Context: one part of a larger RNA
Molecule: large-subunit ribosomal RNA, domain I
Organism: Salinispira pacifica
C1' cells in the first nucleotide's frame, strides 16, 4: 500500500407522508370604475422584521341575523385586557376609506410639488388649518351673443354621459404574414391561421325569404349527427371541399318608410280662393300650396294598403266657426290578449323557491398485547347513516361529520298573483280608381374580394371607378345566355332559446404527480437575486402521540460534549422520520 470483517462519519438517494398543484364533471355566475376601480405607496399592534387584516375612526367602528364559551390572526412568550349585560367567530347591511393611480384644479421624474373660489376655526392681523368646488369631450336644457340687419358660429351655466381596468377565454369587425407542404419552386398551401387595431356582451353574431326546392313541395335563425371526404375545385399536383335532403337539440314572432288625415309650425301666395257635406248665418292672423316635426293609419306576393262609391252592420258622452241633420275624429264603456330580458315602458306590493351564517342528526362493553387500542377473543348495537377525514397501530356505534329533514331580522336571484301599462276587436264585404309599397338603389363596364368553386362556360353576393333602370300590364331568382314554368318582393329595423368560452362560487371525480415530481412558486414566490430595461427568474417540506424541547452537574472561552431526566424510541436532540451510493476514518485478520 492493497484485501476482507466489525463499527462509525460525512453525504444525500431510497421507502413512506402531504399542507400543494394537474385535468375533468356538474350548477351558479359572467362584470368593477369619477358614488374615483384595478393595482399600489405609505402607515396601522404594549413589545411587531416579514405576510394576513385594515385606513389618521386604521388586526379596526355600527346596526341587524346566527352561536354558545372561550377571546386578543399567522405565532410562541410576558404584560395588559375582553367575556352569559353573550365577546371571540361566522352572515348581511352601513359608517371610516391617508396618498399614487382614467387620476379629472395647475405642474410632475408615480405615491410629491404648488394654487384659485367660497365658507368656517384660530390670530389684534397675515402666516396657519379645515370642508366643498374648480380636467377635457359630448348629448340635452337655457342664457348671451361677433364679422352681419334677422341670424349663425362662438361663450356661459346647469344638467346626464364618456373616459380606466379584466379572463393571454369566448364573439363581431378592420388590416394581416412566413416558416411549412408542394420531397426544386412561381400559381397553390400553410390561412383569413398567428399577430395588430377598434367595439361590445353575459353571450356575441345571425334571423321571420327579391330563401331553397323540382313538376312534389318546404317555410326565419344557430347548434349537432348524417348526407360525405360524395358533387365539385385543383400547376386537375400537394391538397381544398360544399349543399340540398334527412334526424335531431331549440323555437316566436314583429316594428317602420310611403301613400291619406289631423296638429304645431317655417316659407310662398294676398282678400278670395274658401273655411267636411246641405241650409241659414258667421270668419278674414282665414284659407290653400310647399317644407319640417309630432299623432293616426299602414307593413304584403294566392300581391298588400290608401282613396272613392255602394250593401249590410254598430253601446254611451263630446267635438269639428254657429244652429239642424249627415259624416268623420275623440274619450269614457265592453270583449279579450300581453308585458317591462324581442315586439313601449316605470315601478309598487304579496306569496314561493333558491344563495349568503346555521340546527338537529342512530348505536358498545368486557379482556388480552402493547408506550398508546381503532388491532386479536368474546358478546352486543345502529343503520334512509358501512361516504369521508381525525383521534398514541387498522373505528359504522370516540370526536368532525355522513343518510334523512329543519333554517333567515338582512341583501341579491329567480318564479307567480296583484296593482300599474299597453296592444288589438268595437265593422266588414263587393265595385271602382291605379295614388302608394324604401334609387345613384338594382342593372352593365373595367378592376378586385368573397362564396368548396384558383376567370373558368361562372350563375350568386360586396365593391373601388366610370354609368345607370323599371316603378305591379313592375322587379328578383332557379349556376352563362333566351324561352315557358315555377317561385320570391331587394335596396329600413328589432328579436328570446338551442351554441362558444372560463377569471370567479360551490359540489364532487381521477389506471393523474408526490418534493429533481406536480403549477415557476406545498415554504416571507413572481420573492431572492440578476438586468439601465423590456425581461429573466431559484433553492428551500417531514422531531415526537403529546415540547414531555434536556432542570440540574461537569470539561471547554464559546462551539460542542460527557452525565443526570424526558419519552415506546434520542443512532428520535431540534444540522431532529428511514438514512443507499460516492468519499473519509478507527479496530481485527490476511496479502505484499
Nucleotide at each position: 500500500g492493497g484485501u476482507u470483517c466489525a463499527c462509525g462519519g460525512u453525504g444525500a438517494a431510497u421507502g413512506c407522508c402531504u399542507u400543494g398543484g394537474g385535468a375533468c364533471u356538474a350548477u351558479c355566475c359572467g362584470g368593477c370604475g369619477a358614488a374615483g376601480a384595478a393595482g399600489g405607496u405609505c402607515g396601522u399592534g404594549g413589545u411587531a422584521a416579514g405576510c394576513u387584516g385594515c385606513g389618521a375612526a386604521a388586526a379596526g367602528u355600527c346596526a341587524g341575523g346566527g352561536g354558545g364559551a372561550g377571546g386578543a390572526g399567522c405565532a410562541c412568550a410576558c404584560a395588559u385586557c375582553c367575556u352569559a349585560u353573550g365577546a371571540u367567530c361566522c352572515c348581511u347591511g352601513g359608517a371610516u376609506g391617508a396618498c399614487c393611480g382614467a387620476a379629472u384644479g395647475g405642474g410632475g421624474u408615480a405615491a410629491c410639488c404648488c394654487g384659485g373660489c367660497a365658507g368656517a376655526a384660530g390670530u389684534u392681523a397675515u402666516g396657519u388649518u379645515c370642508u366643498g368646488c374648480c380636467a377635457c369631450u359630448u348629448g340635452c336644457a337655457u342664457g348671451u351673443g361677433a364679422a352681419u340687419a334677422u341670424a349663425u358660429a362662438g361663450c356661459a351655466u346647469g344638467u346626464g354621459a364618456g373616459a380606466g381596468c379584466u379572463a393571454u377565454a369566448c364573439c363581431u369587425g378592420g388590416g394581416g404574414a412566413a416558416c411549412u407542404g408542394a420531397a426544386c419552386c412561381a400559381u397553390c398551401u400553410a390561412a383569413g391561421u398567428a399577430c395588430c387595431c377598434a367595439g361590445a356582451g353575459g353571450a356575441a353574431g345571425a334571423g321571420a325569404a327579391a330563401u331553397c326546392a323540382a313538376a312534389a313541395g318546404a317555410g326565419a335563425u344557430u347548434c349537432c349527427c348524417a348526407a360525405a371526404g360524395u358533387a365539385g375545385c385543383g400547376g386537375c399536383g400537394a391538397g381544398c371541399g360544399a349543399a340540398a335532403u334527412g334526424g335531431g337539440a331549440a323555437g316566436a314572432g314583429c316594428c317602420u318608410a310611403a301613400a291619406c288625415c289631423a296638429u304645431a309650425u317655417g316659407c310662398g301666395u294676398g282678400u278670395a280662393a274658401g273655411c267636411g257635406g246641405c241650409a241659414a248665418a258667421g270668419c278674414g292672423u282665414u284659407g290653400c300650396g310647399u317644407g319640417u316635426a309630432u299623432g293616426g293609419u299602414g307593413u304584403u306576393g294566392u300581391a298588400g294598403g290608401g282613396c272613392u262609391g255602394u250593401g249590410c252592420g254598430u253601446g254611451g258622452a263630446g267635438u269639428a266657426u254657429u244652429u239642424g241633420c249627415c259624416u268623420g275624429c275623440u274619450c269614457c264603456g265592453g270583449u279579450u290578449a300581453a308585458g317591462u330580458g324581442a315586439u313601449a315602458a316605470a315601478u309598487c306590493a304579496u306569496u314561493g323557491a333558491u344563495a349568503u351564517a346555521g340546527c338537529a342528526g342512530a348505536a358498545u362493553g368486557u379482556u388480552c398485547u402493547g408506550g398508546a387500542a381503532a388491532g386479536g377473543a368474546c358478546a352486543u348495537c345502529c343503520a334512509a347513516a358501512g361516504a369521508g377525514g381525525g383521534u398514541g397501530a387498522c373505528a359504522g356505534g370516540c370526536c368532525c361529520g355522513u343518510a334523512c329533514g329543519c333554517g333567515a331580522a338582512a341583501u341579491a336571484u329567480u318564479a307567480g298573483u296583484g296593482a300599474c301599462u299597453u296592444g288589438a276587436c268595437u265593422g266588414u264585404a263587393c265595385a271602382g280608381u291605379u295614388c302608394c309599397u324604401g334609387a345613384g338603389u338594382a342593372g352593365a363596364a373595367c378592376g378586385g374580394g368573397g362564396c368548396a368553386c384558383g376567370a373558368g362556360a361562372a350563375a350568386c353576393c360586396c365593391u373601388g371607378u366610370u354609368u345607370g333602370a323599371a316603378u305591379c300590364c313592375g322587379g328578383g331568382a332557379a349556376g352563362a345566355c333566351c324561352a315557358c314554368u315555377u317561385u320570391c318582393c331587394a335596396a329600413g329595423g328589432c328579436u328570446a332559446a338551442a351554441u362558444a368560452c372560463g377569471a370567479g362560487a360551490u359540489a364532487g371525480u381521477c389506471a393523474c404527480c408526490g418534493a429533481u415530481a406536480g403549477u415557476g412558486a406545498a415554504u416571507a414566490a413572481g420573492u431572492a437575486c440578476c438586468g439601465u430595461g423590456a425581461g429573466g427568474g431559484a433553492a428551500a417540506g417531514g422531531u415526537g402521540a403529546a415540547a414531555a424541547g434536556a432542570a440540574c452537574c461537569c470539561c471547554g472561552g464559546g462551539a460542542g460534549g460527557g452525565g443526570a431526566g424526558u419519552g415506546a424510541a434520542a443512532u428520535a436532540g431540534a444540522a431532529c422520520c428511514u438514512g443507499a451510493a460516492a468519499c473519509c476514518g478507527u479496530g481485527g485478520a490476511c496479502c505484499u